Predicted 3D model of a 132-nucleotide RNA (c-di-AMP riboswitch aptamer (ydaO/yuaA leader)).
């Protein structure tokens, strides 16, 4: 000292959501890779107040015109060099199945999107640069 401030650019940052190929080229297709589901034995549960499932996104409580609102919560995230604590802030959605789905080989199937440029401290590694 590891980038204070504005603006670009580089390059990151949360996420599974990357990379390469082709095409009829801005959208589809294949291959990879990633991350979900489904669904035997053994095993485990014990059947409508339906249930399950993708996702951080649940669950209490009030209030209600029953549509939701509110004011917390579990969990999720807080990025220009990594870890760890405290405080602090920000979300805490939304969507599929449709009466069936526990785990779970063999198989079978899906998705590969969207945000974003980010607080204050304390400690502890690391790592550049200068001098003795």
């Nucleotide at each position: 000292g590891a980038c204070a401030a504005u603006c670009a650019a580089a390059c990151g940052c949360c996420g599974a959501g990357u990379g390469c190929c082709g095409c009829c080229u801005u959208g589809c297709g294949g291959c990879a890779g990633c991350g979900g589901g489904a669904g035997a034995a053994c095993c485990a549960a014990g059947u409508u107040u339906g249930g399950g499932g993708u996702g951080c996104a649940u669950c209490u409580g009030c209030c209600u015109u029953u549509g939701g609102g509110c004011a917390g919560u579990a969990g999720g995230g807080g990025g220009u060099a990594c870890u760890u604590c405290u405080u602090c802030c920000c979300c805490g959605a939304a969507c599929c199945c449709g009466u069936c789905a526990g785990c779970u080989a063999a198989u079978c199937u899906c998705g590969u999107a969207g945000g974003u440029g980010u607080a204050a401290g304390a400690a502890g590694u690391u790592c550049c640069c200068g001098g003795a």

Rfam family: c-di-AMP riboswitch aptamer (ydaO/yuaA leader). Gene Ontology terms of the family: regulation of gene expression and cyclic-di-AMP binding. Rfam's curators write: This family represents a conserved RNA structure found upstream of the ydaO and yuaA genes in Bacillus subtilis and related genes in other bacteria.